């Protein structure tokens, strides 16, 4: 220069035959305790790395693009 592989919640990970975005753990409240932890119950947090496109619909499909690692030259 080429070629691949990963990007989804603070964090660490699922979801790709296209159909409302979920779990662990963390946080915040309440319960239980004298009090903590630990445990149960309930909540908040993600326009899916970005841009355009295709479709009635895109985390998913194409196209550029960007950031990390791996391979050739």
């Nucleotide at each position: 220069c080429g070629g691949g592989a990963u990007g989804u919640a603070g964090c660490g990970c699922a979801g790709u035959u296209g159909g409302u975005a979920g779990c662990g753990u963390g946080c915040c409240a309440c319960g239980u305790u004298c009090g903590g932890g630990a445990c149960g119950u309930g909540g908040a947090g993600g326009u899916c790395g970005g841009g355009c496109g295709u479709u009635c619909g895109a985390a998913u499909c194409g196209c550029c693009u960007c950031a990390u690692c791996c391979c050739g030259a």
Background:
This is a predicted structure of a 73-nucleotide RNA (transfer RNA) from a Dysgonamonadaceae bacterium. The sequence was found in a public genome assembly. Its Rfam family is "tRNA". Rfam classes the family as a transfer RNA. The coordinates come from a structure-prediction model, not an experiment, and the mean pLDDT is 82. Lineage of the source: Bacteria > Pseudomonadati > Bacteroidota > Bacteroidales > Dysgonomonadaceae.